[in-house]
RNA sequence: GCCUGGUUAGCUCAGUUGGUAGAACAUGGGACUCUUAAUCUUAGGGUUGUGGGUUCAAGACCCACACUGGGUG
Repeated sequence: GCCUGGUUAGCUCAGUUGGUAGAACAUGGGACUCUUAAUCUUAGGGUUGUGGGUUCAAGACCCACACUGGGUG
C1' cells in the first nucleotide's frame, strides 16, 4: 500500500426486515445480618467514534475521516 472485521452505559457485549436503545458485571439507596460478605430489591448512568448523505424516520444503509484487531505483497 491492498483486503477484511470492530467502535453502543464505568467495563464486557446484545440490538432480528430501518420504526422511541437493552443485558450481565460494576456503582448508589433499601431489605436481610451483631457487623462484613453473600442473597433479594430498587435507582442512576448513553452526543450509539467524528463529520456528511439517503429517508417521514438511521445504532443498523451509503461516503469520507479517526482509532483499533486480523490477513497479505